[in-house]
RNA sequence: GCGGGUAUAGUUUAGUGGUAGAACAGGUCGUUGCCAACGAUCAGAUCCGGGUCCGAUUCCCGGUACCCGCA
Numbered sequence: 001g002c003g004g005g006u007a008u009a010g011u012u013u014a015g016u017g018g019u020a021g022a023a024c025a026g027g028u029c030g031u032u033g034c035c036a037a038c039g040a041u042c043a044g045a046u047c048c049g050g051g052u053c054c055g056a057u058u059c060c061c062g063g064u065a066c067c068c069g070c071a
Stems, first nucleotide, its partner, number of pairs: 001070007010024004018054001026042005047063005
């Protein structure tokens, strides 16, 4: 330099053209003499820019970062 892949919550991940789910972690409450564990509840995310579309996290283009291969 060329080609391919990946990017979603603090972490690990699911998912779809129509308001994005879970687990762990975190806050509050309950249970307990206390802690842990357990239960209830709350908050928190689609890498960036543009395009298509009534509507984009999803499709298309470009960029960035990481991984793999070739040279």
The RNA shown here (transfer RNA) has 71 nucleotides and comes from a Patescibacteria group bacterium. Model confidence (mean pLDDT): 81 of 100. Its Rfam family is "tRNA". By type it is a transfer RNA.